[in-house]
Context: one part of a larger RNA
Parts: sequence; C1' cells; structure tokens
RNA sequence: GCCUACGAGUUAGUCGUAUGUGGCAAGUAUAAGUUCUUCAGGAACGAAAGCGAAGCGAAAGCGAGUCUGAAUAGGGCGACAUAGCCACGUGCGCUAGACGCGAAACCUGGUGAUCUACCCAUGAGCAGGUUGAAGCAAGGAUAGUAUCCUUGUGGAGGACCGAACCAAUAUAUGUUGAAAAAUGUUUGGAUGACUUGUGGGUAGGGGUGAAAGGCCAAUCAAACCAGGAGAUAGCUCGUACUCCCCGAAAUGCAUUUAGGUGCAGCGUUGAGUUAGAGUAUCAUGGAGGUAGAGCUACCAAUAGGGCUAGGGGGCUUCACCGCCUACCAACCCCUGAUGAACUCCGAAUGCCAUGAUAUGUUUCUCAGCAGUGAGGCUAUGGGUGCUAAGGUCCGUAGCCAAGAGGGAAACAACCCAGACCAUCAGCUAAGGUCCCUAAAUUUCAGUUAAGUUGAAUGAACGAGGUGGGAAUGCUAAGACAGCUAGGAUGUUGGCUUGGAAGCAGCCAUUCAUUUAAAGAGUGCGUAACAGCUCACUAGUCGAGCGUUCCUGCGCGGAAAAUACUCGGGCAUAAGUCCAGUACCGAAGCUAUGGAUUGAACUUUCGAGUUCAGUGGUAGGGGAGCAUUGUGACAGCGUAGAAGAUGUGAGGUGACUCAUGUUGGAGCGGUUACAAAAGCAAAUGUAGGC
Repeated sequence: GCCUACGAGUUAGUCGUAUGUGGCAAGUAUAAGUUCUUCAGGAACGAAAGCGAAGCGAAAGCGAGUCUGAAUAGGGCGACAUAGCCACGUGCGCUAGACGCGAAACCUGGUGAUCUACCCAUGAGCAGGUUGAAGCAAGGAUAGUAUCCUUGUGGAGGACCGAACCAAUAUAUGUUGAAAAAUGUUUGGAUGACUUGUGGGUAGGGGUGAAAGGCCAAUCAAACCAGGAGAUAGCUCGUACUCCCCGAAAUGCAUUUAGGUGCAGCGUUGAGUUAGAGUAUCAUGGAGGUAGAGCUACCAAUAGGGCUAGGGGGCUUCACCGCCUACCAACCCCUGAUGAACUCCGAAUGCCAUGAUAUGUUUCUCAGCAGUGAGGCUAUGGGUGCUAAGGUCCGUAGCCAAGAGGGAAACAACCCAGACCAUCAGCUAAGGUCCCUAAAUUUCAGUUAAGUUGAAUGAACGAGGUGGGAAUGCUAAGACAGCUAGGAUGUUGGCUUGGAAGCAGCCAUUCAUUUAAAGAGUGCGUAACAGCUCACUAGUCGAGCGUUCCUGCGCGGAAAAUACUCGGGCAUAAGUCCAGUACCGAAGCUAUGGAUUGAACUUUCGAGUUCAGUGGUAGGGGAGCAUUGUGACAGCGUAGAAGAUGUGAGGUGACUCAUGUUGGAGCGGUUACAAAAGCAAAUGUAGGC
C1' cells in the first nucleotide's frame, strides 16, 4: 500500500417545546393497588395526585375583574370571539460520557536503590621501573656543642614512567549496527578525594547529587503500577445508501472577546396575511451640500507688484522735529492662485413620496430547524502606504467562493455564457477563418522595413527614416548644389602694445573710392606679416530648391538572473489602419423525443393539457432503496435453499429480476413494526498478502 471483518448523533427521563396522527372534550387522565386470564401479554375496576377551565395583588383579600390611588379619574395586568388533556411517532433542546477517537496534566493507594547517586558494615586488588623528603650516622669547614658542606643510611609523596584495573581525549567505522552507545587506532589516572566484591540504608514534591536539573531499573523540570476515569479539550481529524425541491454567510452590536459564543442580518419548512403589498421603468414633487467650481462671500493658507500705517537700519540733532532705505510688513488696490475637517454657489446618480405601466406573492407576520459571523479578485469612489505591493481599511457593482461549458497557449476571479437527460440536426456569442486547428491564402484603399508588430509594458530627450496636409520664400530676367574666376584701393583705420597689418583687446558717422562684386571683415593660421577660406559677384549647368508648423507608421533611448516568438512561417502579410461580405465557433438559443417540480385548468379521479422552471458548498425540506430481526397472510426448496462466480434484462438511482456453473440445507414475497441498519478516508483497530 491493497483486500476482508469491525468502526462514530445512541439510550434514558411521571423533563421542556413545536409539529403530525389518534381518543375524549369544559374537561382529560389514571398512579399505586385489587380482581380475572391463555402465566404471557393483556382485560376490567380504581377519579388520590397532575394539567386545563379566572384573574389581579407583596399580602390580607376581592373576583370578570383586580392593583395603584382620596377618587366613580387615569394607568398596569386580565375578561369579554373560551380549548384543553392523554397516548404514540418525528424535529430540536435540557440533564446524563451524550457523535467517535485523541492530550499534556491533577488526585488517591501502592511497587521499586539487583541500573544508578550517596552513605554504613565487612572483605579484596594495584606487574615492573624511576626519583630519593624528613630523621639518623660518619667525615669536613669553624673559636664552637651554633650554622653550613660532603658522603652514607633511610624510604616520604592526592611524586614520575608504565601493564592489570578504572576512565573516555581525538578520529575512523558502524548509523534497518555484531551492539537501543559498540569496535579499531589514539588518549587520561594508575598508593589514591583510588578501584572493586558481598550484605545493608535513604522513595516520588521525596531521595541522592565534588551541581550536569544529573541519577532514582533502556522512563525524570517530579519514577513506575492500579484506580478516580469514558478527567477536561471554545482544538485537530473522522463521521458510512439513492433520487427530487430550495439554497446561504464570511456583515452589525456585545463579549477576559478576537480561529469561540449570544442577539440581529442572510437560508429553508409550515401556517397565516390580499393590504392590491414587493420589485422594475417612466412621470411629478421633495429633502440634501458630494463631484465640480469659487473665494473682493467667511475661515485658514498663499506668489509678484503698487500704495502706505507700524517696526528695524542709516543720516542729522543737546533734544524735539526731519530726511533716506534693493530691510520686515498690517489694511487697501491690481494680477495669479490652494483647502477632508473653507463655502457666495452647486450637479449627475442614489434616497423618500405620489401616479401610471409591467410582473404577480417574489412582500410582511408568527412558529420549527439551521448554517454563517477567517472571505477573495476585478472595476470604480476614497483613507493609509511611496496616487508601492497578489499590501491594508471602508463604500458601490459583478464574479469566484458554491459555477460546469466556449475564448484568453497554459491560467478560481478577465471576455462570452448560467450545465434536467438523449440526438452522427440547425443558428449564433466572445473569439477567430495559411498549417498544426473548425472556418477567407476574402474584397476595396492605404501604411510600416523596425521581424516593429501580429503575440507582455515603456518616458523625458535625440535624429536629412518614411507617408499625408498646411503656410511661406527663391526660381528660365536661370534658383539650389557643384565647378572656373574675382573677392580690390585709401589702409598696417584710430588706440593699445615689445608686436597688433580684417582676425589678443578697446573705439566708431565700421567711412570713403573703384566696381559685376568684395565686411575697416565668417573661420583657420603667423611672434607680427604672409598664406588658406567665407560673405558678396560673374561665368558654366538647366529645373525645381529652401524654411516653419500639424499629423500617420516606424528608429535610438531599452539592464536580471538555465534557454526560448507556442511552433512552422509571413514582406503586394498570415503585421497594421478604414470599410464590407461570407463562414467557423459554447452544455447559450432553436429542433425532436423523454423525465421531473410548481401553478392554473380539465377530469371518466386512472390521469391529461397549458405556462414557467429543474448549476450548486454549508444548510433546510420531501420521496425512496438495501441490511438484520419480529407479527400476520400467502409461499419456495435434495426434481437443489442460502452463499460464490459469469451472462442477459429492467429501473432516474440506491437496487431488482431471469438464467448457466458451483454449492449442498435452508430461504424469499406482501404488509405492519423494531433497529447493534449502509464506510474511502479518522498517521483508524485486527488478520492476511
């Protein structure tokens, strides 16, 4: 992991409540008990208690009223249209373990120191080698019996090296091991606070601890065993056959509350309600201060200028006056202009009411039963954040959740569209029509050259890319570009300067002459000149040439982590733009047949017709199938029951029927009843493989 078996809303209560069925009814109903009987379930008797039929008041009490009150007032609770009681079934609740499994823990009573910690008593063990303390003795030094030195003797030490023994430093192996802690190599102690045998002691909030929360029998921040005990678990997991109808919520308030719960909201079922409700559209009438806008209409903030109080600074003065001010600046004026907590203004929607039209109970009330109270994405109005987030918090709408189908390559939420079943029928939506791949190599007119794009986004800025449009200037009196030639003279203008000659710099009546034209000079250049060139002019050539603006499609700008346009491919597109026609394309719509629900109508009560429906999680409601047993009735079976295993048929389905083989003795049908009543999951339990 698979198979088989087992495995979870049960049972009880003189409990509560609602509903269904039945009996009796202003009543209902017996309990204990007694008698009878087929001795097992019943039958009869039994009217004690209970509930109901009357309430009000704290009570005395009064009573269809009563309480409060001074009240005959007012008000509260009642009565006046009276319905209950009992039994059984079902839903839910309460009390019990209360759908099942699951703690860590707590308490009570016991069992453990054969492991291990420490202690007590009594025993045992430590190869070999080394060092050589005190003491003592002898000799020497010395004035010395002090002190010192040398030698000998001696044999101390939590002394040294190193086996047994004890430990466990490093590393390798082992890691479903040889082993639930070892093995190999290496290492520490090894006469000591040493090691060890035997016997004994200390016990669970207790022991013991050279102290690590260590150890107390492979168990220790409180051992193990049994019991209280089915502890408790707002937590996790699991919770078993079928079909049909409806179908949520992830919100508000409160909570020692935030992953729980109560009430409300939203679902379902039943009963009632018909007010003409609810909903939608249109019209009319309202309330309001948002978007926008405005501010010389307030409040707050605000840029520049003007005018000018006040202040600062400077001048003057003994002082007062006075003067100036590119300083700060109120009010006022002009221009500009901001605001969620500004408003002189002010929509669209939405909301309320009335009317009409459409739809038709979808509304509302009461009662039974819930689930939900973690939501998410997209669009849009906002707050927060960085006008960040697949962020977070609200409002509005849709969708997912609980929604399948087609499209977007793939892709809960985007686009289209809401799946009762069947069909080898048709039409469309979004999106597509060269091939993969169903359908146009479709029609007309353009455009792009970047593979841009088709198929994922892109800025400021830059550019003789290219298409379209507009304006304006020059041009056969010859433009624009190229080529040939000229581009001079006064003069090296004046000043400056070492120099300054068109060209370092300053000045200006940048003047005048000759000219077809030529600046007191556009740039390069020289120390300064020189030199090259430009403006300008002539010739040559022979037809368009410049400038500016708007606009289409393109180019650069352009950087991300394995590689990539879905692929082939596409250049007069199969890209893109405008317009058109045809086709494909879904569980949409239609067609045909069938099933089922609700309403209405008809009915020969069998049923039929019409209209509208039939996606669905939590959840509510309805109808059934199967299993085991019991009662009644009617049956089957050795001429073959149950069971097993094939085949065929029927039913929307759970399932049922027929039959072959096997099997070898019991078992169905109808109806009513009762349940140990259905397994795929619980790291489910047991067995097998």

Overview
RNAcentral holds the full RNA, with entries from SILVA. This is a predicted structure of a 689-nucleotide part of an RNA (large-subunit ribosomal RNA, domain II) from a marine metagenome. Model confidence (mean pLDDT): 82 of 100.